A computed fold for a 344-nucleotide part of an RNA from a wastewater metagenome, annotated as large-subunit ribosomal RNA, domain IV.
The full RNA is in RNAcentral, with records from SILVA.
Context: one part of a larger RNA
RNA sequence: CUCUGGAGAAGGAACUCGGCAAAUUAGCUCCGUAACUUCGGGAGAAGGAGCGCCCCGAUAAUGUGUAGGACUUCGCGUCCGAAGCAGUAAGGGGUUGCAGUGAACUGGUGGCUGCGACUGUUUAUUAAAAACACAGCACUCUGCAAACACGAAAGUGGACGUAUAGGGUGUGACGCCUGCCCGGUGCUGGAAGAUUAAAUGAUGGGGUGCAAGCUCUUGAUUGAAGUCCCAGUAAACGGCGGCCGUAACUAUAACGGUCCUAAGGUAGCGAAAUUCCUUGUCGGGUAAGUUCCGACCCGCACGAAUGGCGUAACGAUGGCCACACUGUCUCCUCCAGAGACUCA
Numbered sequence: 001c002u003c004u005g006g007a008g009a010a011g012g013a014a015c016u017c018g019g020c021a022a023a024u025u026a027g028c029u030c031c032g033u034a035a036c037u038u039c040g041g042g043a044g045a046a047g048g049a050g051c052g053c054c055c056c057g058a059u060a061a062u063g064u065g066u067a068g069g070a071c072u073u074c075g076c077g078u079c080c081g082a083a084g085c086a087g088u089a090a091g092g093g094g095u096u097g098c099a100g101u102g103a104a105c106u107g108g109u110g111g112c113u114g115c116g117a118c119u120g121u122u123u124a125u126u127a128a129a130a131a132c133a134c135a136g137c138a139c140u141c142u143g144c145a146a147a148c149a150c151g152a153a154a155g156u157g158g159a160c161g162u163a164u165a166g167g168g169u170g171u172g173a174c175g176c177c178u179g180c181c182c183g184g185u186g187c188u189g190g191a192a193g194a195u196u197a198a199a200u201g202a203u204g205g206g207g208u209g210c211a212a213g214c215u216c217u218u219g220a221u222u223g224a225a226g227u228c229c230c231a232g233u234a235a236a237c238g239g240c241g242g243c244c245g246u247a248a249c250u251a252u253a254a255c256g257g258u259c260c261u262a263a264g265g266u267a268g269c270g271a272a273a274u275u276c277c278u279u280g281u282c283g284g285g286u287a288a289g290u291u292c293c294g295a296c297c298c299g300c301a302c303g304a305a306u307g308g309c310g311u312a313a314c315g316a317u318g319g320c321c322a323c324a325c326u327g328u329c330u331c332c333u334c335c336a337g338a339g340a341c342u343c344a
Stems, first nucleotide, its partner, number of pairs: 001339008010330002014328001019325001027051005036041001038173001052095005062086003068080004096100001108323007115315002120132002136171007148157003174310004179240003184237002186233005193228003199222001204217005241259005268302001269299001280296005
């Protein structure tokens, strides 16, 4: 010096990306316990007190249960119960140590906030999460030889089920809600019309033949789905404007004009897991705060099941703060053990 443990004056997070690590706390009984809440919780909230040993209590209680008694379906039945045995709480007194959950086992706590409701699941071997799942919600398909899936097929699953069932997709407890657009794409519907394949084959023409005919060709007409066309449909894929002017200080613009569009973003939220400018501005917390919390709205580029906004409880989840506590630090020191080093 390295590792594993132990102790530390004064200070107590000044360490550091960050209290990482360590320390604190810890058991049982009693007292006591806030906001908020889905009334279940939150909660072991928080915060306090007691704890050893001896004596009294003491024939406590209670248990067991002899004698005995009561009932009886007469049962090896049920109940009560002197004695004997076992046996402790409250309370009171005494006593001892620095210390009585004497060692060991054995929660640190609180506040604000993001995300996800929750318990669960996941990258075997760098990611456990805000990702996946979830109950619930919605749309859509499917009438049974179901849809759908596997399989050249037979067949099988779905299901020995039958629309309160099964498949697919999205969202993701719960609460309040879920606005406008069907022009594009998709899907669904539509006895008309247009287009149109094979097929159909009017008419004309050519070859040949005396002719009937045979044959080559022309292609009027009829002709499905699809497409065009007409509608519907956004918890289908998706989308949800610009310029100019205007109020008796200024500023701003409830208001007006104009262009474009299928329609021009409603409620709610907003410098946000989204804000470039940006450490925005104001307030709070600090002596000092690019983080944090509360507001403002100028949203570069939030926004309503690609869900919006809240939300008790929950989380080896992210951010911030406080109390307690400490060798994380100021600033290191000592002790024990194992290595390292020297010799063998």